The prediction has a mean pLDDT of 84. Large-subunit ribosomal RNA, domain II from Breznakiellaceae bacterium SP9, 692 nucleotides, folded computationally. Taxonomically the source falls in Breznakiellaceae (Bacteria, Pseudomonadati, Spirochaetota, Treponematales).

Context: one part of a larger RNA
RNA sequence: GCCUGCGAGUUAUGUUAGCAUGCAAGGUUAAGGGAGUGAAAUUCCGGAGCCGGAGGGAAACCGAGUCUGAAAAGGGCGAAUAAGUAUGUUGGCAUAGACCCGAAGCCAAGUGAUCUAGUUAUGCGCAGGCUGAAAGUCAGGUAAAACUGAGUGGAGGGCCGAACCCUAGUCUGUUAAAAAAGGCAGGGAUGACGUGUGACUUGGAGCGAAAGACUAAACAAACUUGGAAAUAGCUGGCUCUCCCCGAAAUGCCUUGAGGGACAGCCUCAUCAAAAUCUUAAGAAGGUAGAGCACUGGAUGGACUAGGGGGCUUCACCGCCUACCAAACCCAAUCAAACUCCGAAUGUCUUAAGACAACUGAUGGGAGUGAGACUGCGGGCGACAAGGUUCGUAGUCGAGAGGGAAACAGCCCAGACCGUCAGCUAAGGUCCCUAAAUAUCGCUCAGUGUGAAAUGAUGUGUGAUGGCGAAGACAGCCAGGAGGUUGGCUUAGAAGCAGCCAUUCCUUAAAAGAGUGCGUAAUAGCUCACUGGUCGAGUCAUGAUGCGCAGAUAAUGUAACGGGGCUAAGCGAUAUACCGAAGCUACGGAUUCAUAUAAUGGUUACAUUGUAUGGAUGGUAGGGGAGCAUUCCACAGACCGGAGAAGGAAAGCUGAGAGGCAAUCUGGAGGGAGUGGAAGAGAGAAUGCAGGU
Numbered sequence: 001g002c003c004u005g006c007g008a009g010u011u012a013u014g015u016u017a018g019c020a021u022g023c024a025a026g027g028u029u030a031a032g033g034g035a036g037u038g039a040a041a042u043u044c045c046g047g048a049g050c051c052g053g054a055g056g057g058a059a060a061c062c063g064a065g066u067c068u069g070a071a072a073a074g075g076g077c078g079a080a081u082a083a084g085u086a087u088g089u090u091g092g093c094a095u096a097g098a099c100c101c102g103a104a105g106c107c108a109a110g111u112g113a114u115c116u117a118g119u120u121a122u123g124c125g126c127a128g129g130c131u132g133a134a135a136g137u138c139a140g141g142u143a144a145a146a147c148u149g150a151g152u153g154g155a156g157g158g159c160c161g162a163a164c165c166c167u168a169g170u171c172u173g174u175u176a177a178a179a180a181a182g183g184c185a186g187g188g189a190u191g192a193c194g195u196g197u198g199a200c201u202u203g204g205a206g207c208g209a210a211a212g213a214c215u216a217a218a219c220a221a222a223c224u225u226g227g228a229a230a231u232a233g234c235u236g237g238c239u240c241u242c243c244c245c246g247a248a249a250u251g252c253c254u255u256g257a258g259g260g261a262c263a264g265c266c267u268c269a270u271c272a273a274a275a276u277c278u279u280a281a282g283a284a285g286g287u288a289g290a291g292c293a294c295u296g297g298a299u300g301g302a303c304u305a306g307g308g309g310g311c312u313u314c315a316c317c318g319c320c321u322a323c324c325a326a327a328c329c330c331a332a333u334c335a336a337a338c339u340c341c342g343a344a345u346g347u348c349u350u351a352a353g354a355c356a357a358c359u360g361a362u363g364g365g366a367g368u369g370a371g372a373c374u375g376c377g378g379g380c381g382a383c384a385a386g387g388u389u390c391g392u393a394g395u396c397g398a399g400a401g402g403g404a405a406a407c408a409g410c411c412c413a414g415a416c417c418g419u420c421a422g423c424u425a426a427g428g429u430c431c432c433u434a435a436a437u438a439u440c441g442c443u444c445a446g447u448g449u450g451a452a453a454u455g456a457u458g459u460g461u462g463a464u465g466g467c468g469a470a471g472a473c474a475g476c477c478a479g480g481a482g483g484u485u486g487g488c489u490u491a492g493a494a495g496c497a498g499c500c501a502u503u504c505c506u507u508a509a510a511a512g513a514g515u516g517c518g519u520a521a522u523a524g525c526u527c528a529c530u531g532g533u534c535g536a537g538u539c540a541u542g543a544u545g546c547g548c549a550g551a552u553a554a555u556g557u558a559a560c561g562g563g564g565c566u567a568a569g570c571g572a573u574a575u576a577c578c579g580a581a582g583c584u585a586c587g588g589a590u591u592c593a594u595a596u597a598a599u600g601g602u603u604a605c606a607u608u609g610u611a612u613g614g615a616u617g618g619u620a621g622g623g624g625a626g627c628a629u630u631c632c633a634c635a636g637a638c639c640g641g642a643g644a645a646g647g648a649a650a651g652c653u654g655a656g657a658g659g660c661a662a663u664c665u666g667g668a669g670g671g672a673g674u675g676g677a678a679g680a681g682a683g684a685a686u687g688c689a690g691g692u
């Protein structure tokens, strides 16, 4: 892992609502007892007690009223206002372990120092080698000492190194040979050494050369048993079928935020009579937009207080101002917290019409209270985020099907079942791949099939303005001069370093006191401008369609799903076709409404059938109807050795859970139908036990 078995809303009491039954202004017995008996069932006593029939008041008390009060006031709570009660059963709730499994922990009483920590008593162990302290001896030395030398001696948490003890490093081992080891290398090795045996100290306690270490392989409080089924707003799990409806992820409060209470939204029962849409009429409003009339912001001008600066004066007065600038005026503007204005939607009221079962109330039962994305309107953020927070609509959630290659939230469309029938939606029609190799334009970039500022005689369309047979544009030929080297500056400055200028005049077809290159400065080349040649368009501007550059990433093309495509790309147009669980057709099921028939019933209505129309996606959840299992009653019915249950199994059957069953096996019990009672259905709980 698999298989088989086991495995989770129970029981008691109280209470509440529905349903059933009995009696009813009443209902009902409890304990206990009698009969009976099997320690039954049943039945008869037993009225204690409980609920109801009257309330108000703290109470005395009064009473359809009462309390408050001085009150015949007012006000509060009542009556007028409608039946209860007992038992059973079902759904909730409360108290109990209360659907099941699960803590870490807390407390109590005990058991542990054969491991390990420390202590204690008594034993044991430490190859071999090295060093050579004190002391004293001899000799030298001294007045005596000190001192010196030699040898003796054998100190030391001394040195090297086995046994023994240990472990800072590394390799192996890591379903190990081992629940801590092995290899290599290493430290201590007469000591605060190692070790045997006996003894002592313990759970908020011991012991600790101190690491919160150790106290019998898990110690920031051991282990065993008990309180105990501790508690768990947390996680996981919770077993047959079909039918109807079907949510929420919000508000408010919360030691509240992953939990709850109340409301909202779902369901069931009962009751009521509305709900929705469109149109019309009426109403409130201050958003979008717009505007500047208010409040503020902000720009330019005009005008002009005040200030700054300058001039003048002994001072005052005064003058100027390309400075700053209030108020007023003109022009043009901005605003969530501005408004002289002001929609569309939405909202409310009334009426008419349409639609057809929505809507409201009371009561029983819930779940939800983590939401997600997309479009639109806002806040926060960076007019970032698959960001966050509101509003509004949709989808997902709880929604399958078709499209988007794949793809909860996008587009189309809401799956009762069946069919080898048809029509469409989104989206498509060269091949993969169902259906057009349709028409007219555009694009040449494989753009399509990723991107900006910016750049460019790409190309299509339409427009405006110049010039042009009195010859344009481009090319080619020729001219492009003189005063003059303008003046200044400068070493020089001659069109061309720089500065200045009413930058002028002359000859001319035309020619700047000069467009660029160039020289030290000249020179030289060239341009503007003009003539000739040529012979028909040319130049500029802005608008728009499609393209171009800008364009760089990590395994491999890899930025159309692929092939591939010059259309099979883009725009426009027309007609076909394909395309879904949509719609239609045919058949069937369940259910609701309406109509109708039969049967039953006094009626209300119930059951069965037929017709027409509607409905039938679904998580949490509510409601309804069933299947199967074990036991009990009828039941000593009935079936069974002419073969029960159980096992295997062809076939038949029901919408499903399921039912029937030939045949084989098995070898003694089974049990229709109608009721009753439950240890009543497993695939999941790192479930439990066994097997494999």
Base pairs, nucleotide, nucleotide: 001692002691003690004689005688006687011096012095013094014093015092016091017090018089019088020087021086022085023084026051027050028049032045033044034043035042055062056061065077066076067075068074099237100236102234106227107226108225109224110223111222117201118200119199120198121197122196123195124194125193126191128160129159130158131156135152137150138149139148140147164188165187166186169184170183171182172181203219205215206214240626241625242624243623244622245621250263251262253260254259264368265367266365267364268363269362270361271360272359276354277353278352279351280350281349282348283347289341290339291338295335296334297333299331300330301329304325306324307323308321309320310319311318371396372395373394374393375392376391377390378389379388380387401412402411403410416588417587418586419585421584422583423582427578428577429576430563431562432561436575438573439572440571441570442569448565454549455548458546459545460544461543463541464540465539466538467537475533476532477531478530479529481506482505483504486500487499488498512527516525517524589616590615591614592613593612594611595610596609597608598607599606600605627681629678630677631676632675633674634673638670639669646665647664648663651660652659653658